[in-house]
Context: one part of a larger RNA
Molecule: small-subunit ribosomal RNA, central domain
Organism: uncultured bacterium
RNA sequence: CUGGGUGUAAAGGGUGCGUAGGCGGGCUUGCAAGUCAGGCGUGAAAUACCGGGGCUUAACUCCGGGGCUGCGCUUGAAACUGUAAGUCUUGAGUGAAGUAGGGGCAGGCGGAAUUCCCAGUGUAGCGGUGAAAUGCGUAGAUAUUGGGAGGAACACCAGUGGCGAAGGCGGCCUGCUGGGCUUUAACUGACGCUGAGGCACGAAAGUAUGGGGAGCAAACAGGAUUAGAUACCCUGGUAGUCCGCACAGUAAACGAUGAUGACUAACCGUCGGCGAUAGACAGCCGGUGGCCAAGCGAAAGCGAUAAGUCAUCCACCUGGGGAGUACGUUCGCAAGAAUGAAACUC
Numbered sequence: 001c002u003g004g005g006u007g008u009a010a011a012g013g014g015u016g017c018g019u020a021g022g023c024g025g026g027c028u029u030g031c032a033a034g035u036c037a038g039g040c041g042u043g044a045a046a047u048a049c050c051g052g053g054g055c056u057u058a059a060c061u062c063c064g065g066g067g068c069u070g071c072g073c074u075u076g077a078a079a080c081u082g083u084a085a086g087u088c089u090u091g092a093g094u095g096a097a098g099u100a101g102g103g104g105c106a107g108g109c110g111g112a113a114u115u116c117c118c119a120g121u122g123u124a125g126c127g128g129u130g131a132a133a134u135g136c137g138u139a140g141a142u143a144u145u146g147g148g149a150g151g152a153a154c155a156c157c158a159g160u161g162g163c164g165a166a167g168g169c170g171g172c173c174u175g176c177u178g179g180g181c182u183u184u185a186a187c188u189g190a191c192g193c194u195g196a197g198g199c200a201c202g203a204a205a206g207u208a209u210g211g212g213g214a215g216c217a218a219a220c221a222g223g224a225u226u227a228g229a230u231a232c233c234c235u236g237g238u239a240g241u242c243c244g245c246a247c248a249g250u251a252a253a254c255g256a257u258g259a260u261g262a263c264u265a266a267c268c269g270u271c272g273g274c275g276a277u278a279g280a281c282a283g284c285c286g287g288u289g290g291c292c293a294a295g296c297g298a299a300a301g302c303g304a305u306a307a308g309u310c311a312u313c314c315a316c317c318u319g320g321g322g323a324g325u326a327c328g329u330u331c332g333c334a335a336g337a338a339u340g341a342a343a344c345u346c
Stems, first nucleotide, its partner, number of pairs: 003318004008299001012314001014201004021194003025088007033081002035077008049065006091191001092188003095184005103177007110154001115149007125136002162169002206247002209244003215241002220236004258313006267290008295302002319346003328339004
C1' cells in the first nucleotide's frame, strides 16, 4: 500500500462536544476544474514485443511495424462530481401547545435502625461458633424503659419500570438548571452526517490539604482451625468509606456489539404521548422487553433496539509467548497512566 475482518476466535476508542478533513436532499440556469470525445505537438536512440532478413544454428545483429497506457496546447460535449446564481421543503433547526421522569446542582426537613452517653428497673451472665476460645460483665454487663449526642444510609413503594452521552441516578420539600417525547406546521431554508488532533466529563480504589467519623472495614493484633494457616471462621481494629477544594483518568468503563441515515413478515407484553369516538378493540409516534419471517452466522445465536441489505465517516486487528514488558517521550506530588518495540522461543 492492498485485501479480509472487529458480540463470543486478534480487533469498537469509557463517553460526549467539536477543529481540520472526508461525505452530503429536490428543482432550474450558467461556467467547464474533475470527466468524456476530436485534432496538433511531444513521448530520443538502444532495450522489450510482433513480422521478416544476415552470419551452417543460436547467442549476436539488421530492416519494418505496433506500442511507449504519459504530458502540453487546442476545439468541442454538459449527464455526473465540482463551482456560481436562483429556488423548494421532505433532512436539520426554531416557534407554539402539552407532557413523563431516582437527569444535574444547592439549601432545608423527616422517620426507622446501629453505636455511644446519662438515668430507672434488674441479676449473672452476655457474646460468638461446626465446636470453642480470645472479648465484654458484680467497678453491675446482656435484656428492658425514658432522655440525649452523632454519623451514615434511605425499608415498603420497586417493576427485564423511569431518567441520563457514558460513568451513573432512589426518603420528603423548596429554589436554580440540562435534555427528551407528543401534537401543531407559524418561521429559517440543507443551516446536515462523521470527526484525525483538541477540549470536557468519567465507577471503585488511590493521592494532597482541611474537616468529619455511627456502622463497616484493607493493614495490624489476638482467638480458633491445621502437618503448617502470613487464609477461610471468631473477637477487636487503623487507613479508608462521608464532606469541601485540588489531583489522578483507570475497569469484565459490557449489549464484551462505534456514530448517522435508508430499506426488509408477523405475534405478545410494558412505559410516555396522541388521535378516534361508542369503540372497549385495533391505530400512530418515541422508549423498553419477549418470540419469531426473510436473511445472516463456524455454531450457539442475531433477527426493525440486527449480528439482515446498503451508504458515509471515524477507531481498531493481522499467530502464541516474550509484553502491555524494555527504552525514549508526554502527563502525574506519588502510585502510576498514555504511547509502545526487539532479541529470543514455539